[in-house]
Context: one part of a larger RNA
RNA sequence: UUGGGCGUAAAGAGCUCGUAGGCUGUUUCAUAAGUCAGGUGUAAAAACUCUGGGCUCAACCCAGAGAGGCCACUUGAAACUAUGAUGACUAGAGUCCGGUAGGGGAGCAGGGAAUUCCUGGUGUAGCGGUGAAAUGCGCAGAUAUCAGGAGGAACACCAAUGGCGAAGGCACUGCUCUGGGCCGGUACUGACGCUGAGGAGCGAAAGCGUGGGGAGCAAACAGGAUUAGAUACCCUGGUAGUCCACGCCGUAAACGUUGGAUACUAGGUGUGGGUCUUUACUAACGAGAUCCGUGCCGUCGCUAACGCAUUAAGUAUCCCGCCUGGGGAGUACGGCCGCAAGGUUAAAACUC
Numbered sequence: 001u002u003g004g005g006c007g008u009a010a011a012g013a014g015c016u017c018g019u020a021g022g023c024u025g026u027u028u029c030a031u032a033a034g035u036c037a038g039g040u041g042u043a044a045a046a047a048c049u050c051u052g053g054g055c056u057c058a059a060c061c062c063a064g065a066g067a068g069g070c071c072a073c074u075u076g077a078a079a080c081u082a083u084g085a086u087g088a089c090u091a092g093a094g095u096c097c098g099g100u101a102g103g104g105g106a107g108c109a110g111g112g113a114a115u116u117c118c119u120g121g122u123g124u125a126g127c128g129g130u131g132a133a134a135u136g137c138g139c140a141g142a143u144a145u146c147a148g149g150a151g152g153a154a155c156a157c158c159a160a161u162g163g164c165g166a167a168g169g170c171a172c173u174g175c176u177c178u179g180g181g182c183c184g185g186u187a188c189u190g191a192c193g194c195u196g197a198g199g200a201g202c203g204a205a206a207g208c209g210u211g212g213g214g215a216g217c218a219a220a221c222a223g224g225a226u227u228a229g230a231u232a233c234c235c236u237g238g239u240a241g242u243c244c245a246c247g248c249c250g251u252a253a254a255c256g257u258u259g260g261a262u263a264c265u266a267g268g269u270g271u272g273g274g275u276c277u278u279u280a281c282u283a284a285c286g287a288g289a290u291c292c293g294u295g296c297c298g299u300c301g302c303u304a305a306c307g308c309a310u311u312a313a314g315u316a317u318c319c320c321g322c323c324u325g326g327g328g329a330g331u332a333c334g335g336c337c338g339c340a341a342g343g344u345u346a347a348a349a350c351u352c
Base pairs, nucleotide, nucleotide: 003324004323005322006321007306008305012320014202015201016200017199021195022194023193025089026088027087028085029084030083031082033081034080035077036076037075038074039073040072041071048066049065050064051063052062053061054060092192093189094188095187096185097184098183099182100181104178105177106176107175108174109173110172111155116150117149118148119147120146121145122144126137127136163170164169207248208247209246210245211244212243216242217241221237222236223235224234259319260318261317262316263315264314267297268296269295270294271293272292273291274290275289276288277287278286301308302307325352326351327350334345335344336343337342
């Protein structure tokens, strides 16, 4: 390489959009590029197959005949692929109309609880902290308690095995703007689809730049303990940071460690959002059916096992990404990106 694989052994890109490319629904006619069939040419010798012969046999050698792909030309076939038809269709996809659930996103405004600080009142000797202590705070009046004020950050209960989002993620309340989904109708378009190398955008936390903000918490740091030591765990403090605006960074156990799409393949039981049916006129509850989501259990099947099992890791098709013994190493060098930190692409020697 062929192949075999990618939940846990090496291996699914963090996620989405989308270019080229690959693949692509039903049906009619035409063409004949691919495809298939026939013919002709070519297909050196050797080799191969058959027949005959020569070395005592065989291997080996010699002679004759045959077969033969690619390719070129030519004659046909028209199922499939392809192409054309201002072709046709509606089951895929989308639009429209009517509903509907939601912490989906952005901006603005408002709220209460709590911590801290400040001012004033009451009040007096301790408070705090721990396994026990000490550092620390306190007669310059602390802790406790009451009243008033300031400021920042986060939103208890509801709350869920629940909801929304492509992922990251999203939760006090109201308003404004705005994306997507689901259900029902079946009016419209008529394959407009799927995937997606490059590319573009989004992307927790930490970190970086400029300017604000700073209550609590808290890397670094300081002190007190513990200890043989203690650059820790525990305690008292405490700066970046955490918050906001704008701009970078582009990584995570970015995990369901499971790429996306479509179709098919027993059931049972919860739960969220719709629609329909049902008794008895309406309504509610209940029951049943159906579509979409989200869990648990489980048959066939699969799996090395664990387990997965209509939300597949089953059965198949299409497209992309990735793996190929451990270490060296996700490192060096070079390229690209970045203010930097670093990211990305990515070896080899050597060694087992």
This is a predicted structure of a 352-nucleotide part of an RNA (small-subunit ribosomal RNA, central domain) from an uncultured prokaryote.
Its Rfam family is "Bacterial small subunit ribosomal RNA".
The RNAcentral record of the full RNA draws on ENA.
The coordinates come from a structure-prediction model, not an experiment, and the mean pLDDT is 86.